[in-house]
SAM riboswitch aptamer (S box leader) from Rufibacter glacialis, 115 nucleotides, folded computationally.
The coordinates come from a structure-prediction model, not an experiment, and the mean pLDDT is 79.

RNA sequence: GAUUUAUAAAGAAGAGCGGAGAGACAGGCUCAAUGAAGCUCUAGCAACCUACCAGCCGUGUAAGGUGCUAAUUCCUGAACCCAAUGGACAUAUUGCCACUUGGGGAAUAUAAAUU
Numbered sequence: 001g002a003u004u005u006a007u008a009a010a011g012a013a014g015a016g017c018g019g020a021g022a023g024a025c026a027g028g029c030u031c032a033a034u035g036a037a038g039c040u041c042u043a044g045c046a047a048c049c050u051a052c053c054a055g056c057c058g059u060g061u062a063a064g065g066u067g068c069u070a071a072u073u074c075c076u077g078a079a080c081c082c083a084a085u086g087g088a089c090a091u092a093u094u095g096c097c098a099c100u101u102g103g104g105g106a107a108u109a110u111a112a113a114u115u
Stems, first nucleotide, its partner, number of pairs: 001115008013042005021031003025077004043069003048065002050062003053058001073107001080104005086097002089095001090093001
């Protein structure tokens, strides 16, 4: 890097170094010299993996490996599929799906497993 599965409306920030960007991408909106990214330390959240339990194996306990600590994954969108009481079009129908709406999905992130 790829694939599969699960989760994503909850939760949790201070300091030092640093010095202009950051929020994946596009559009929006927002954060940022009252200090962005990045690095380090400390603290915390969570509980995927992990460990523990004579009995209770649980909506349990712990917190070793990851992860995370502005805004719902910040919001919307993005292949493709389905539906419509919506609609341009046409051969007027069991038609069609540019547009619109709804749903699925897709995309992204993290974990675990496989490769």